[in-house]
RNA sequence: GCCGAUUUAGCUCAGUUGGCAGAGCACUUGUUUCGUAAACAAGGGGUCGGCAGUUCGAAUCUGCCAAUCGGCA
Numbered sequence: 001g002c003c004g005a006u007u008u009a010g011c012u013c014a015g016u017u018g019g020c021a022g023a024g025c026a027c028u029u030g031u032u033u034c035g036u037a038a039a040c041a042a043g044g045g046g047u048c049g050g051c052a053g054u055u056c057g058a059a060u061c062u063g064c065c066a067a068u069c070g071g072c073a
Base pairs, nucleotide, nucleotide: 001072002071003070004069005068006067007066010025011024012023013022019056027043028042029041030040031039049065050064051063052062053061
């Protein structure tokens, strides 16, 4: 230099035919306990890597850029 994959909550990841952004764990509060853990209930937390484009509508499609990983040279 060329090719490919990945990028979504604090962490691990779903969400692929474009139409309300989710789960588990973690965190906070409450109940329970002499207390802790566990259990149960409730809650907070996201500009879906960045910038543009297409569209009535984009995490999702297209282009460029960035980061990480792999392959070729």
Predicted 3D model of a 73-nucleotide RNA (transfer RNA) from Acetilactobacillus jinshanensis.
RNAcentral holds the sequence, with entries from ENA and Rfam.
Lineage of the source: Bacteria > Bacillati > Bacilli > Lactobacillales > Acetilactobacillus.
The coordinates come from a structure-prediction model, not an experiment, and the mean pLDDT is 82.
Its Rfam family is "tRNA". Its family is annotated with triplet codon-amino acid adaptor activity in the Gene Ontology. It is annotated as a transfer RNA.